[in-house]
RNA sequence: UCAUCAUCCAGAGCGGCUGAGGGACGGGCCCUGUGAAGCCGCGGCAACCUGUGAUGUCUUAUGAAGGUAGACCAGGUGCCAAUGCCCGACCGAUGAUGA
Numbered sequence: 001u002c003a004u005c006a007u008c009c010a011g012a013g014c015g016g017c018u019g020a021g022g023g024a025c026g027g028g029c030c031c032u033g034u035g036a037a038g039c040c041g042c043g044g045c046a047a048c049c050u051g052u053g054a055u056g057u058c059u060u061a062u063g064a065a066g067g068u069a070g071a072c073c074a075g076g077u078g079c080c081a082a083u084g085c086c087c088g089a090c091c092g093a094u095g096a097u098g099a
Base pairs, nucleotide, nucleotide: 001099002098003097004096005095006094007093008092013042014041015040016039017038021031022030023029025088026087027086028085043080044079045078048076049075050074051073055069056068057067058066059065060064084091
C1' cells in the first nucleotide's frame, strides 16, 4: 500500500513546551489566544487481538475428556468536543487476518 471481515448515536483530560489553526475530502455547521494542531509527561476510557481464566452451559467413550460462553487482571493497539459533528461520495478511521 492492497484485499477480506468487524466496529463506528456508549465511554474517557489534566499539566508542560509552543503559538494558529483544527474538525479526512466538497458543502454546511462548529471548536479555537479563556490557546488550534503538534511534541512530552501523567491520567483515563474501551474491549479488536494475545495471555491467564473464576464461573455458566452442552456433548461423549463420565473419578475423565472435549465444545462453547466468559468476569477480573496483565499485555499489543486504539481512543478521550459535538452520532464518523451533519449531508454527500461503494468516502474515512480503528482493529484482526492475509498478500
Predicted 3D model of a 99-nucleotide RNA (SAM riboswitch aptamer (S box leader)) from an Actinomycetes bacterium. It matches the Rfam family "SAM riboswitch aptamer (S box leader)". Gene Ontology term of the family: regulation of gene expression. The organism belongs to Actinomycetes, within Bacteria. The sequence was found by an Rfam model in a public genome assembly.